The prediction has a mean pLDDT of 84. This is a predicted structure of a 91-nucleotide RNA (c-di-GMP-I-GGC riboswitch aptamer) from Candidatus Acetothermia bacterium JdFR-50. NCBI's taxonomy places the organism under Bacteria, Bacteria candidate phyla, Candidatus Bipolaricaulota.
RNA sequence: CCCGAUAAAGGCAAACCCGGAGAGAUCCGGGGACGCAAAGUCGCAGGCCCUCCCGCACCACAGGUGGCGAAGGGUGGCUGGACCGCCGAAG
Repeated sequence: CCCGAUAAAGGCAAACCCGGAGAGAUCCGGGGACGCAAAGUCGCAGGCCCUCCCGCACCACAGGUGGCGAAGGGUGGCUGGACCGCCGAAG
């Protein structure tokens, strides 16, 4: 260094519930633990998700539908990448 134990010390916290923010995806705080050796940080690439505004398409057309484009946004607990990091058996 690779690696990651029925090890030790410590850490994080899914679903769900309560309160708050947002148009929404979703986020923040509290409770709660399914899990996690990077479930630490960064949306950089891909994936997935959203649609206030613009253009288009469609429909049952005073209107409606994220269906498509553009643009913007979300997700780091989907994959890859970058940066940083605790502990230590076997090999």